Predicted 3D model of RNase P RNA and transfer RNA as a complex of 455 nucleotides. Rfam match: Bacterial RNase P class A. Gene Ontology terms of the family: tRNA processing, dimeric ribonuclease P complex and ribonuclease P activity. The coordinates come from a structure-prediction model, not an experiment, and the mean pLDDT is 76.

[in-house]
């Protein structure tokens, strides 16, 4: 010097005015004014885990379905996150990727194409005999016997050689897998090494299932507290109306007030339809608008020792840092900073993107920029 | 802010659960019959199955991950 891999960090900076939300403090006086302080993010998104908090009256335990999760060993309040390791797989290396439990419990599929796809299979070939023709290496039939070859197909029931045999096969034998067993290391996963088996067990569990391990729903629009006006919900009283009853008025009393009463239909229990149900006050309760709580001091951040390979975790010290509710965090101007443009003096732009109960994760979007490591090449020395 | 459900041809769907061939109407194209349309009959052609990655021999279908539409909750 260049090319690739990781870790972690910034994401425009200053300053001057004018405006929004909030919080203090002080005035006027209930709503404004005046001064001071704060005021988006690494993902504030997507809502995909997991939990804190509220409710389902409270507490304790079980079970079935469902789901979700799956080498090992740690961190954590918890996890489907994190580290560390251990095996596969890609890569020259740094390092990356993995939903990585069991297919000898059991079912179920494995289209097409192939003879034959799962307690397997002669379609070409190879090889033997027999019998016919023949110029005795070959040609037809017929019987048998081979999984080396040749073809299908993602997959044909270890693989490479070397023997062997009519041709052929773990038929033997070496070496590699495999299975079963022992030893050692190693908390484990696993890894080495040693015997014995000639090999049985195909693939799929992001199908069914089986083991194991976790889960009660719901979600702050959770939930809780004050409470207008209207309407209607129940109690008291009082004022006026009305209808029944009675042979007619008129006076009292009674009864009734989605009733009595009158009229049709009936299974005699009902059921249509008419007729009627005014009005004031004074109290309770209900829930609506509207306010207040929940709303941010918390597994919280920051620096130093400890401990630990690391995730994390301990002890002390030091600081508070957005809380809206139609919803604040905006805008101009200077200077610098980058990028592009026109052309030398100016335009134009500043990645993704905007808090809503809080936290710990996880995936997604991100112009540029800066800091450390390691790896490969190439050159010099 | 919270929950749910969909996406397959120009359009409205089925398939998806239990993976191997993408279908159904309606629209469109050719033809016939008609003096011409329209109706009918007989033919056809047209699919990134939202996007990507992943299991698997093999994905619309199983799995995550986004990107959209619609719907519910005071």
């Nucleotide at each position: 010097c260049g090319g690739a891999g990781g870790a972690g960090g910034c994401g425009g900076g200053c300053g001057u005015u004018c405006g929004c939300u909030u919080c203090c403090g002080g005035c006027c006086c209930c709503g404004g004014c005046c001064g001071g302080g704060a005021g988006a993010g690494g993902a504030a998104a997507g809502u995909c885990c997991g939990g804190a908090c509220u409710c389902c009256a409270g507490g304790c335990g079980g079970a079935c379905a469902g789901c979700a999760c799956g080498c090992c060993g740690g961190g954590u309040a918890a996890c489907g996150c994190c580290c560390g390791g251990c095996c596969g797989c890609g890569g020259u290396a740094a390092c990356g990727c993995g939903a990585g439990g069991g297919a000898a419990a059991g079912u179920g599929c494995c289209g097409c194409a192939g003879a034959g796809a799962g307690c397997a299979g002669a379609c070409c070939g190879c090889c033997c005999c027999c019998g016919u023709g023949u110029c005795a290496g070959c040609a037809c039939g017929g019987g048998g016997g081979u999984a080396a070859g040749g073809g299908u197909g993602a997959a044909a029931g270890g693989g490479u050689g070397c023997g062997g045999u009519a041709a052929g096969a773990g038929c033997g034998c070496a070496c590699c897998g495999c299975u079963u067993u022992c030893c050692c290391g190693g908390u484990a996963a696993c890894g080495g090494g040693g015997a014995a088996g000639g090999c049985a067990u195909g693939g799929u569990a992001a199908a069914c299932c089986c083991c194991g391990u976790g889960c009660g729903g719901a979600g702050c629009a959770a939930g809780g507290c004050c409470a207008a006006a209207u309407a209607g919900g129940g109690a008291a009283g009082c004022c006026a109306a009305g209808g029944g009853u009675c042979g007619u008025c008129c006076g009292c009393c009674c009864c009734c007030g989605c009733a009595a009463c009158c009229c049709g239909c009936u299974u005699c229990g009902g059921u249509g339809g008419g007729g009627g149900a005014g009005g004031c006050u004074u109290c309770c309760g209900g829930g609506u608008c509207g306010g207040c709580c929940g709303c941010u001091g918390g597994a919280g951040c920051c620096g130093u020792g400890g401990g630990g390979u690391g995730a994390c975790u301990c002890a002390c010290g030091g600081c508070c840092a957005a809380g809206a509710u139609g919803a604040a965090u905006g805008a101009a101007c200077g200077c610098c900073g980058c990028u592009c443009c026109c052309g030398a003096g100016g335009g134009a732009g500043c990645a993704c993107a905007g808090a809503a109960u809080c936290c710990g994760g996880c995936u997604u979007a991100u112009a540029g920029c800066c800091u450390c490591c390691u790896u490969c090449g190439a050159u010099c020395g | 802010c919270g929950g749910g459900a969909c996406g397959u041809a120009g359009c409205g769907c089925a398939g998806c659960c239990u993976g191997g061939u993408a279908g159904c109407g309606c629209a469109c194209c050719u033809g016939a019959a008609u003096g011409g349309g329209g109706u009918u009959c007989a033919g056809g052609g047209g699919g990134u199955c939202c996007g990507g990655a992943g299991u698997u021999c093999a994905a619309a279908u199983c799995u995550c991950c986004g990107c959209g539409u619609c719907c519910c909750g005071a």